[in-house]
Context: one part of a larger RNA
């Protein structure tokens, strides 16, 4: 030079997009971040409304009758979404490719089907144990919760026939036989729903070539090792497990081993090759206080779920409990260094529900910080008695500071003030209407804005509210004077400085950049 998630130091108007714990995967106070669904269910703790009793009223009672609903049971969510790089030189990433070795809840398509039955159980009711967390016995009761029947075949399975294919094992067609295996209702009669099967979207899971750090002052590693054969587990191949043969497997084309290191699109630089890099944004992996283990479930071996051991850290009646901010925000502490305990679901997306809505520190938006890029301003013209003052020389004088100022006209960006003021909203849903034909789609109209009285837009007065950093010996643009006297001190390199220093320090001039301008790291 360029360039940074950047620090310092000196300075500082103003907006617009972007970025903001690069250290200590360190402890963490406190709120908050994942719920909803009464159109599956028992019900009735609050609130609101009706009714009934009582009173003269006030207002008391009582009723699940209605709107709702706390706590329970069920369904779906909780696996997404959002944090972080601890860890991993590895099919983890990238990229290409296979699965005749595989799964996939929600959603679409198509087909069939949705018939009886029965025993619990939370809750509520009683009792009891307990400081609390909790946790125990009785009675009783509901489901779209759990359990048995029956019905089924293009679903599973076992033996068969059979057609086409091939990549060893197989796979595919049409087909017989026998045996197993479903379903659940609500209800405002219009819907949502279940149950099976087959296809499909979507998202996963394996495998296998290439390709992807550093050291050989790591040369030999391995005994479930490497193969087979049966079982076994899995959604599925497979030492993935396990019993038994057999002795293999990898390696100087670097095995093994130690450091290091999330990886990739990408960014920086560079003429490119290349060299460096993984902040922010995407996409993959990995992780959730430290190690393990599984349970539910389509899907986790599960950040805000369970269990078990460990360190911590809390409450205790000393028996015994209780937690996990690498989620937003904040605090200790570490650091040269990184922000607000904000607003509101409008929008966009999730999640649940027929919807109304509810939930959503995702997202949206606001605050703080020149961390950055860009974009604007600080005024524009005219003006020579070349004023005065400062410097500076060869000194009655000239040079420069400088058209600069003064001073005359002019503009008003931006500030202020006041006024007026937005798009982002279109849906859902309410309601008319129309078309098709009995619930759909289209069409008018109305509802909804955190941001925000924000952006913008208009009016008035006034040059009014706004400039500094470094540097000046060569390299490298810019030079004089006074001080100091190898002292004080500069410095990237060469070097200066010991009485005339353009090199220290002040001053006046000048150059470079500019709301920055140096300086130190790091990269190329």
């Nucleotide at each position: 030079g360029g360039a940074u998630g950047a620090a310092c130091g000196c300075u500082a108007g103003c907006g617009g997009c972007a970025g903001g714990c690069c250290u200590a995967a360190u402890a963490c106070a406190u709120g908050c971040a994942a719920g909803u669904c009464g159109a599956a269910c028992g019900g009735u703790a609050a609130c609101a409304u009706g009714a009934a009793u009582a009173g003269c009223a006030a207002u008391a009672u009582u009723u699940g009758a209605u709107g709702a609903c706390g706590a329970g049971u069920g369904g779906c969510g909780c696996a997404c979404g959002g944090g972080u790089g601890c860890g991993u030189a590895a099919c983890g990433c990238g990229u290409a490719u296979g699965c005749a070795a595989c799964c996939u809840a929600c959603c679409u398509u198509a087909a069939a089907c949705u018939g009886g039955a029965g025993a619990a159980u939370a809750g509520c009711c009683c009792c009891g144990a307990g400081a609390a967390a909790u946790c125990g016995g009785g009675a009783u009761u509901a489901a779209u919760a759990c359990u048995c029947c029956a019905u089924a075949g293009u679903a599973u399975u076992a033996c068969g026939a059979u057609u086409a294919g091939a990549c060893a094992u197989c796979u595919u067609u049409u087909u017989g036989u026998a045996a197993u295996u479903a379903a659940a209702g609500u209800u405002c009669c219009a819907a949502c729903g279940g149950u099976u099967u087959a296809a499909g979207a979507u998202g996963g899971g394996c495998a296998u070539g290439c390709g992807u750090g550093a050291c050989a002052u790591u040369a030999g590693u391995u005994u479930g090792u490497u193969g087979g054969u049966g079982a076994g587990g899995u959604a599925a191949c497979g030492g993935c497990u396990c019993a038994c043969c057999a002795a293999g497997a990898c390696u100087u084309c670097g095995a093994u081993g130690u450091c290091u290191a999330g990886g990739g699109g990408u960014u920086c630089u560079g003429a490119g090759a290349g060299g460096a890099u993984u902040a922010u944004c995407c996409c993959c992996c990995a992780c959730a206080c430290u190690g393990g283990u599984a349970c539910u479930g389509a899907g986790a071996c599960a950040c805000g779920g369970a269990c078990c051991a460990g360190a911590c850290u809390c409450c205790u009646a000393c028996g015994g409990g209780a937690g996990g901010c690498a989620g937003c925000a904040g605090u200790g502490g570490g650091g040269a260094a990184u922000a607000u305990u904000g607003g509101g679901c409008a929008a966009u997306g999730g999640g649940c529900g027929c919807a109304a809505g509810c939930c959503u520190g995702g997202a949206c938006c606001a605050g703080c910080c020149a961390u950055g890029c860009c974009g604007c301003g600080u005024g524009c013209a005219g003006g020579a008695u070349g004023a005065a003052u400062g410097c500076c020389c060869u000194a009655u004088g000239g040079g420069u500071u400088g058209u600069a100022a003064a001073c005359u006209g002019c503009u008003u960006u931006u500030g202020u003030a006041c006024g007026g003021g937005a798009a982002a909203a279109a849906a859902c849903c309410u309601u008319c209407g129309a078309a098709c034909g009995u619930g759909u789609u289209c069409g008018g109209a109305g509802c909804u804005g955190a941001u925000g009285g924000u952006a913008c837009c208009g009016u008035a007065a006034g040059a009014a509210u706004a400039a500094g950093g470094a540097u000046c010996g060569g390299c490298u643009a810019a030079c004089u004077c006074c001080g100091u006297g190898c002292c004080a001190g500069c410095a990237g390199c060469c070097g200066c400085g010991g009485u005339a220093a353009u090199a220290c320090g002040g001053a006046g001039g000048a150059u470079c950049c500019a709301a920055g301008c140096g300086u130190u790291a790091u990269c190329c």
The prediction has a mean pLDDT of 85. Small-subunit ribosomal RNA, 5' domain from an uncultured bacterium, 524 nucleotides, folded computationally. It matches the Rfam family "Bacterial small subunit ribosomal RNA".